[in-house]
RNA sequence: GUAAUUGACAGGGAAGAGACCAGUUAAUCCUGGCACCGAAGGUGCAAAUCUGGGAAUGAACAGCCCCAGGUGAAUCUCUCAGGUAAAAGGACCCUGUCGGGAAA
Numbered sequence: 001g002u003a004a005u006u007g008a009c010a011g012g013g014a015a016g017a018g019a020c021c022a023g024u025u026a027a028u029c030c031u032g033g034c035a036c037c038g039a040a041g042g043u044g045c046a047a048a049u050c051u052g053g054g055a056a057u058g059a060a061c062a063g064c065c066c067c068a069g070g071u072g073a074a075u076c077u078c079u080c081a082g083g084u085a086a087a088a089g090g091a092c093c094c095u096g097u098c099g100g101g102a103a104a
Stems, first nucleotide, its partner, number of pairs: 005100009018034001020033004035084003041080001042078001044076001048071007
């Protein structure tokens, strides 16, 4: 000093699904009931790879085979949480600011 890239903040864009029924009501809270959504957060896993044991071979090791365990992604999955008029929220995308971050 800074590319790819990365963190925070600000602004903008941003889907889905019952303004469900009852007590008792537009919302929150409480109780009970049925139906749904996936894009806060969270759960689970593939390929691949690693470790241990066994079998086989055999001088020994490794590979192949079997068993067990670990690491292992998502907009996939589960629907725990959250959500199902508007508002709020919202993964992700864009722009900007301030940092991290090669080479020359």